[in-house]
Predicted 3D model of a 73-nucleotide RNA (transfer RNA) from Acanthoscelides obtectus.
Lineage of the source: Eukaryota > Pancrustacea > Dicondylia > Chrysomelidae > Acanthoscelides.
Its Rfam family is "tRNA". Rfam describes the family as follows. Transfer RNA (tRNA) molecules are approximately 80 nucleotides in length. By type it is a transfer RNA.
The prediction has a mean pLDDT of 82.
RNA sequence: GGCUCGUUAGCUCAGUGGUUAGAGCGGCACACUUACAUCGUGGCGGUCGUAGGUUCGAAUCCUACAUGAGCCC
Repeated sequence: GGCUCGUUAGCUCAGUGGUUAGAGCGGCACACUUACAUCGUGGCGGUCGUAGGUUCGAAUCCUACAUGAGCCC
């Protein structure tokens, strides 16, 4: 230098252009308990890496950039 894959909640990850972006873990509150833990219930938590483009509509498609991993030279 080139190519491929990835970037989504605090962490690990889903998500086939279409009504509100989800799960598990974690954390918070409640309930339970003499108390703690486990279990249960409910919230909280996201500029979907950045900027453009296509589209009636983009996390999703296209382009550039940033960043991580791998391969080739």